[in-house]
Order: sequence, then C1' cells, then structure tokens
RNA sequence: GAAGCUCGCCAGGCCGUCGCUGGUGCAAUCGCCGAAAGGUGGCACUGGAGGAACGUCCGGACUGCGCAGGGCAGCGUAGCAGGUAACACCUGUCCACCGUGAGGUGAGGAUCAGAGCAACAGAGACGAGUCCCUGCGGCGCAAGCCUCGGGGGGUGAAACGGGCAAUCUCUACGCGCAGCAAUACCAAGUAGGCCAGUGUUGACCUGUGUCCCGGGGAGCUGGCGGGUAGGUAGCAUCGAGCCGUUCCGGCGACGGGCGGCCCAGAGGAAUGACGGUCACGUCGCGCGCCUGGCAACAGGCGCGCGACGCACAGAAUCCGGCGUAUCGGCGAGCUUCACAC
Repeated sequence: GAAGCUCGCCAGGCCGUCGCUGGUGCAAUCGCCGAAAGGUGGCACUGGAGGAACGUCCGGACUGCGCAGGGCAGCGUAGCAGGUAACACCUGUCCACCGUGAGGUGAGGAUCAGAGCAACAGAGACGAGUCCCUGCGGCGCAAGCCUCGGGGGGUGAAACGGGCAAUCUCUACGCGCAGCAAUACCAAGUAGGCCAGUGUUGACCUGUGUCCCGGGGAGCUGGCGGGUAGGUAGCAUCGAGCCGUUCCGGCGACGGGCGGCCCAGAGGAAUGACGGUCACGUCGCGCGCCUGGCAACAGGCGCGCGACGCACAGAAUCCGGCGUAUCGGCGAGCUUCACAC
C1' cells in the first nucleotide's frame, strides 16, 4: 500500500418565527359540551421517536378464567458447561464443515426397539437368490437347466453391509388456556328483568283549570340490582429502569458495589412547517497549483460560485431477544499478500 475479518459508534448541528402534544403550577370555582360519569377552554415553566420505534417470530411481566395429585395426547427444545425473570437468546468449550488466514457456519441425543426412504448410472438399491468365470452333483443326445460352493470386474454417494432421525419413531427436559379489543370501576335510553302496592267494583290517559259528562283503556306507582351506548382507570415517577465507573468476582456472557438520573405517552392517534447559517455528498462552471506530454490535452489536489441531495423508517400495555431494512461516515483490534529498510 492492497484485499479482508471481528467489534463498537453516528444517523446532520445551531438560531429565529409559527404550530401540535404530555406533565406541573397559577386563576375564576368561571365558560362550553354532556342526563350523569366525565371531557374541554387561558397563562407560565418544562418533557416530546428509533437503531431498528418495523416484522409480530420466540421468551416474560401484567390481567381474567381454570387448576388435589398422576398419566396419556398435543406443541416445543436437543453436544457439554454456564448466564438470565425467562427463552428457540447470549457466553465459553469440544466435534464436524468452509476459509491460506483473521474468522465463519452447524436442525451436532438415539438407527444392537420398530417402520419408512434413496434421483442418475447399474444385472441388481434396501425387497432380495443377482451380471460374468468356475468346481462337485443331478437331469438332458446336445445346447442348456437346477442344488450347493469358490472367484471376478463394472456402475454408483452407498452393493446382505451401511446411510438418512430437516420421515414417522424412541429418549430426556419444558409447556394450563386466552390475551390490553386482556381486565377493573362509573354509568344513559318508555331497552329489558325482579319485588311490592294498586287496578275491568275502571287505576291511568284525554276533551285548556275544577266537577258532571263523553272518549280511550290494561296497565299505573314505588323500589332493587345486572348489562349495553358513553366515560375513566389499566398507561409510563421507581422499574428484570437508564447512564457512568482507573472498584470487586468471573476467560466470558453476566453478577455485585459506588456515584448520578427520572427519560414520549396520543387515542384516528402529537413529536411538525418556514427562513437563516454552518457542516457533508454528487454534478456543473471558473481560478490556482502539481504530475505526464513538443503541443493539443489528460489526471490529481485546493479554493470560490450555483444546482440538487441527505438513507431505512415512525411509538400505541410494557420489557428481554431474534430476524429483516438502511444513503453515507467514523473509531479500535486482528489476518493475508506485495514492496522498502
């Protein structure tokens, strides 16, 4: 210098104006919507997407239902040891394979329990008496055929000896079912239920208030609790929490100690728009320098101006993983090759 391997990090910065949304405080106990429950409106301060928020593939927290104990079935996992709340994740290591190497990949228990399967080639492929040569015996005039035995080449991944368990199966271990549209609370409707009283000996409604009278008439009155619409909580201030650490244990994953921090929370769903400036990338133009060349010119570097661009993608109960997508850039360690000393 070139080509790689492994690990880690960033994902434009700042300022101004306008806007959206959560929290806290202040104020009238006020306005508006609603029957209510409850929601909403002002001002100030302050918080407001990601490394994958994604796919929803695993594992958990949480919630409801179920559950004496055991077995079967079903589903899942699979060297060994460890980490973890748990896992199909992670770490270490053995073995196998790939790579010159740094490293990478692994669905790596069992085929002396049973079943099933194997393209092409080959006489024959998991069932067996099957290609060529040959020996003894038998049959037959002979060619040849049959029984038993010996030898041989070829095909193919594999030829009565093996393989595949990413075929069923067996073994060991694990797993109750459903999911925040879970679930809990508040709570309308001349919706409906139950109880009591009263009522065809006419309650009750109606004809403008009252009485008579007329008409209709099987309900009417009170109480109780359950659900629906709707609303609130769950839901994001204390956690398997986040950050740091020249501390301790461990090869490591990780665990412990110490210090600091509180870090989105909507509900058709906010996290944005515009302007300025700086930075980055690509392209174009101009200028300067360097290298090669007689020259035209070509290549490289720097500066200035202009245009365009800046990926993948966006929380929805919350965490731990895995997988997938991603313009471009930065750092650390290591490997191989070439050259120089």

About this RNA: Predicted 3D model of a 341-nucleotide RNA (Bacterial RNase P class A) from Ramlibacter sp. The organism belongs to Ramlibacter, within Bacteria. Rfam family: Bacterial RNase P class A. Rfam classes the family as a ribozyme. Model confidence (mean pLDDT): 78 of 100. The sequence is in RNAcentral, with records from ENA. It is recorded under the gene name rnpB.